The RNA shown here (FMN riboswitch aptamer (RFN element)) has 155 nucleotides and comes from Nocardioides ungokensis. It matches the Rfam family "FMN riboswitch aptamer (RFN element)". Rfam links the family to the GO term FMN binding. It was read from a public genome assembly, where an Rfam model found it. Model confidence (mean pLDDT): 75 of 100. Taxonomically the source falls in Nocardioides (Bacteria, Actinomycetota, Actinomycetes, Nocardioidaceae).

[in-house]
RNA sequence: UCGCGUGCUCUGGGGUCGGUGUAAUUCCGAGCCGGCGGUGACUGAUGGAUGCCUCGCAUCACUCAGAAGUCCGCGACCCGGUCACAGCCAGUGACCGGUUGACCAGGUGAAAUUCCUGGACCGACGGUGAAAGUCCGGAUGGGAAGCGCACGCAG
Numbered sequence: 001u002c003g004c005g006u007g008c009u010c011u012g013g014g015g016u017c018g019g020u021g022u023a024a025u026u027c028c029g030a031g032c033c034g035g036c037g038g039u040g041a042c043u044g045a046u047g048g049a050u051g052c053c054u055c056g057c058a059u060c061a062c063u064c065a066g067a068a069g070u071c072c073g074c075g076a077c078c079c080g081g082u083c084a085c086a087g088c089c090a091g092u093g094a095c096c097g098g099u100u101g102a103c104c105a106g107g108u109g110a111a112a113u114u115c116c117u118g119g120a121c122c123g124a125c126g127g128u129g130a131a132a133g134u135c136c137g138g139a140u141g142g143g144a145a146g147c148g149c150a151c152g153c154a155g
Stems, first nucleotide, its partner, number of pairs: 003153006010146001016030004032133001033123002035074004042066004047062001048060005069121002078098008103119005125137003
């Protein structure tokens, strides 16, 4: 330094104004928000290399950092199965499986659902005086992929 394993830590933002109404932060109009990892032609660097007659400019398939709500993957929620606890049910836990939203057009280009411009679209379950991405609740919960830290194993 790379690989594998174990443990620990971390891990989501947003309801504002107006309208209707007996009643709406739920409807209507305008506005608001965008988890984690990957990819990424974009951006930055005091980096590196190279080029040049003006040494500070240019180039690069180099290095580092950032960069997609709609691409690829992951998760919570929800559904099912097996096992354990429990006299049965309910329930709880472990493991396994399923389900799991939404993007186009134009431009540039060798190449873009990622860049630029424009216009769209999406958002678990339960609750509620009236239908919720944003309010309240399960949840001071759970949580994978992954970053980081520690320890161990192997080369």